Large-subunit ribosomal RNA, domain IV from a Thermodesulfobacteriota bacterium, 353 nucleotides, folded computationally. Model confidence (mean pLDDT): 88 of 100.
Context: one part of a larger RNA
């Protein structure tokens, strides 16, 4: 020296990224209990006392209810009646100890603030969370031989179900709400015209070749080659709707009788220029923003400002009562975490055999 315990002056978080670790709290019984709230909660809120044992005393009360007796309409009924046995507070005096749920086992409390409503569910073996889920919103498919899925198919899940049903997308309990743009892209309707396959068309040319022609070339019909006009649907192109579809939501200049600022006012752009609430935020670079609160001392917290680099309304805003092995910041008790380390107990490890 390492491990695992024990106990410890005075202080009590000065330790540390962080009170992690330990300590502390703990049982029953009584009295008491605030915000807040979805009226269920919050709550075991918080906080304070008690708890042996002996007498009184076979304690008062509780239960249960035999003998035995009445009435009697004769019943597994009914009234009286108390043995006995069970149970059993609370009060008064009294006895011991530091200390009476005498061992052991058995909530830490509040305050504030983010996220998620909640219980639930996840990276077997570094992440249990704000991730997933969810109940409930909501958009869209699908009339049943459903639509969507698996398969080449038979077939078969959907379902022995039928739009209060099923499928898929998105949001996430609840409570106010959920704003402006269809120009682009995607859905969905529309057929006037434009474009635009195969197909039907076959117009004109071209090879052969008989004929003809001195020659040059001209060349019927038959075959083969290649094909112009014309016909042609959805689809695009275009014409409207749709945003709980994918998605978007402006800049410059000037103006008030102190400054300052701009209710207003001009221009440019644009499909329209971010509306209500929320903002230094799990989102703010600058930035430790400023201002207050808390500390002697506070990059973190909280409560305002709003100059939102780069918040915003179901990739949902903003609240929000319960709930979390979540996150942050403060505090009560606690206490070897620490000032600062002692001592002692086991196991080791080291030395000898």
């Nucleotide at each position: 020296c390492u491990c695992u315990c024990g106990u410890u002056a005075a202080g009590g978080a000065a330790c540390u990224c962080g009170g992690c670790a330990a300590a502390a709290u703990a049982a029953c019984c009584u009295c008491g209990u605030a915000a807040c709230u979805u009226c269920g909660g919050a709550a075991g809120a918080a906080g304070a006392g008690g708890u042996a044992c002996c007498a009184u005393a076979u304690u008062a009360g509780a239960g249960u209810g035999a003998a035995g007796g009445g009435a009697g309409a004769g019943a597994c009924a009914c009234c009286c009646g108390g043995a006995g046995c069970u149970u059993g507070a609370g009060g008064u005096g009294g006895u011991u100890g530091c200390a009476a749920c005498g061992g052991a086992g058995a909530g830490u409390c509040c305050c504030a603030a983010g996220c998620a409503a909640c219980u639930g569910u996840u990276u077997a073996a570094c992440a249990a969370a704000a991730a997933c889920a969810c109940a409930g919103g909501u958009c869209u498919g699908u009339g049943c031989a459903a639509a969507a899925u698996c398969g080449u198919a038979a077939g078969a899940u959907g379902a022995a179900g039928u739009a209060u049903a099923c499928g898929g997308g998105c949001u996430g309990a609840c409570g106010c709400c959920u704003g402006c743009c269809c120009a682009g892209u995607g859905c969905c309707g529309g057929a006037a015209g434009g474009u635009u396959a195969a197909u039907a068309g076959g117009a004109g040319a071209u090879g052969u070749c008989a004929a003809c022609g001195c020659a040059a070339g001209u060349g019927a019909a038959g075959c083969a080659u290649a094909g112009a006009a014309u016909u042609g649907a959805a689809g695009c192109c275009c014409c409207g709707g749709u945003g709980a579809a994918c998605g978007g939501c402006g800049g410059c200049c000037g103006u008030a009788a102190c400054u300052a600022u701009a209710a207003c006012g001009g221009u440019c752009c644009u499909a329209a220029g971010g509306u209500a609430g929320c903002g230094a935020a799990a989102u703010u670079c600058c930035u430790u923003g400023u201002c207050a609160g808390g500390u002697a001392a506070g990059u973190u917290c909280u409560g305002a400002c709003c100059c939102g680099c780069a918040c915003g309304a179901a990739a949902g805003g903003c609240g929000u009562a319960a709930u979390g092995a979540u996150u942050u910041g403060g505090g009560a008790a606690c206490u070897g975490u620490c000032u600062c380390a002692a001592c002692g107990a086991g196991a080791g490890g080291c030395u000898c055999g």